[in-house]
């Protein structure tokens, strides 16, 4: 750069020793121990791979392997339109940024 997918799901121990949640504001979390390392244990089905099943694409089980993930919707967010009698909450679509996976 392209395409999906992002309101579900799942965490102890050790070790460290103060930061962490992506950037910036917000708001949380964290000396009853944060980051980052290990080690064990889950989660979920994006690839692989088995089964079923299918004209083909789609589908439904599994769950041993590649990643991935296991506070809070991606923690809220950004633009444009809309509903909200206007002006505030607050909703809805589309989208932007970022995640992850696959090419």
């Nucleotide at each position: 750069c392209u395409c999906a997918u992002c309101c579900a799901g799942a965490g102890c121990a050790g070790u460290g020793g103060a930061g962490g949640g992506a950037c910036g504001g917000g708001c949380c979390c964290u000396a009853u121990g944060a980051a980052g390392c290990u080690g064990c244990g889950g989660c979920a089905a994006c690839c692989a791979u088995g089964a079923c099943g299918u004209u083909u694409u789609g589908g439904u089980c599994a769950a041993c392997g590649g990643u991935g993930c296991c506070a809070a919707u991606u923690c809220c967010u950004u633009u444009a339109g809309g509903c909200g009698g206007a002006g505030c909450a607050g909703c809805c679509u589309a989208u932007g940024a970022g995640a992850u996976g696959a090419g």